[in-house]
Molecule: c-di-GMP-I riboswitch aptamer
Organism: Gammaproteobacteria bacterium
């Protein structure tokens, strides 16, 4: 340096769910709990997928009121998020060939 994960040791993470004077509009994240599972369940939104839909622009309905603008609703729509969906990049502990 490759291959693999059969055993064995030290360890590592933490899925659902619960909790909160946390962030966030959401999704989702953080903390503590907790233990389905994971040899990269370690880190990175490149490509596919998923999930939301703040803003924005239309459209509709209603008020105020007629320059116009406010609330609501409806679809569209990542720049938000998921690395514990799949591929892909980098990087790593142990025993083993």
């Nucleotide at each position: 340096c490759u291959c693999a994960g059969a055993u064995a040791a030290a360890g590592g993470c933490a899925a659902a769910c619960c909790u909160g004077a946390c962030c966030g509009a959401a999704a989702g994240g953080u903390a503590g709990g907790g233990a389905c599972g994971c040899a990269a369940a370690g880190u990175c939104a490149c490509c596919g997928g998923u999930c939301u839909g703040a803003u924005a622009a239309a459209c509709c309905a209603u008020c105020c009121c007629u320059c116009g603008g406010a609330u609501g609703g409806u679809g569209u729509a990542a720049u938000g998020a998921c690395a514990g969906c799949g591929g892909g990049a980098c990087u790593a502990c142990c025993a083993g060939a």